[in-house]
Record summary
The RNA shown here (FMN riboswitch aptamer (RFN element)) has 127 nucleotides and comes from Ligilactobacillus salivarius. The prediction has a mean pLDDT of 77. Of the family's consensus pairs, 97% are formed in the model. Lineage of the source: Bacteria > Bacillati > Bacillota > Lactobacillaceae > Ligilactobacillus. RNAcentral holds the sequence, with entries from Rfam and Ribocentre. Its Rfam family is "FMN riboswitch aptamer (RFN element)". About the family: The RFN element is a highly conserved domain that is found frequently in the 5'-untranslated regions of prokaryotic mRNAs that encode for flavin mononucleotide (FMN) biosynthesis and transport proteins.
């Protein structure tokens, strides 16, 4: 220098301002506002992947739940310009965003003081 075990710590605390309708809405309507994670030749909510969520089967169990395995599912972009190189930059127009509550929620409340992609440090032994 590279692989590679153990452990800590950190990980969506971002975001409806002002107004309309109603008995009632931060859910509707006009407007406002937000963009986790790795990657990719250059900086990405919308390209490529992971997690999350939701869910199917199996095991442990009578049965639920739990807890483990392995499946499925899982949103949304294009013109133009700059550059050797951009669906990532600049400028134009647009779109999207789980589940439970509740007057219909990406923004409010709760599962959630959880999990986890991943980051970061600390260590030990072997190549």
């Nucleotide at each position: 220098a590279g692989g590679u075990g153990u452990c800590u710590u950190c990980a969506g605390a971002g975001g409806c301002a002002g107004g309309g309708u109603g008995a009632a809405a931060u859910u509707c309507c006009c407007g406002a506002c937000c963009g986790g994670c790795g990657g990719u030749g250059a900086a990405a909510g919308u390209c490529c992947g992971a997690g999350a969520g939701c869910u199917g089967c199996u095991a442990u169990u009578g049965u639920a739940u739990a807890u483990a395995g392995u499946g499925g599912u899982u949103g949304a972009a294009c013109u133009g310009g700059u550059u050797c190189g951009a669906u990532u930059c600049c400028a134009g127009u647009a779109c999207c965003g789980a589940c439970a509550g509740u007057a219909u929620a990406g923004u409010c409340u709760g599962g959630a003081u959880a999990a986890a992609a991943g980051a970061a440090g600390a260590u030990g032994a072997g190549c």